[in-house]
RNA sequence: GGGCCUAUAGCUCAGCGGUUAGAGCUGACGACUCAUAAUCGUCCGGUCGCAGGUUCGAACCCUGCUGGGCCCACCA
Numbered sequence: 001g002g003g004c005c006u007a008u009a010g011c012u013c014a015g016c017g018g019u020u021a022g023a024g025c026u027g028a029c030g031a032c033u034c035a036u037a038a039u040c041g042u043c044c045g046g047u048c049g050c051a052g053g054u055u056c057g058a059a060c061c062c063u064g065c066u067g068g069g070c071c072c073a074c075c076a
Stems, first nucleotide, its partner, number of pairs: 001072007010025004018056001027043005049065005
């Protein structure tokens, strides 16, 4: 230098271009218990990596950039 994969909640990950972006775990509160754990319920938590574009409508499609991973080539 070239190619491919990847980026969504604190963590692990879902998410046909169309209602308000979700689950599990973690955390907070509550129920249960003599108490704790387990279990159950409620809640908190996101500018969907960044910037543009397409579209009536973008987490999703296109372009560029950034971070991470893999492969190839080149130089020495």
This is a predicted structure of a 76-nucleotide RNA (transfer RNA) from a Victivallales bacterium. Its Rfam family is "tRNA". Rfam classes the family as a transfer RNA. Its family is annotated with triplet codon-amino acid adaptor activity in the Gene Ontology. RNAcentral records the identical sequence in 2 taxa. The RNAcentral record of the sequence draws on ENA. Its mean pLDDT, the model's own confidence on a scale to 100, is 82.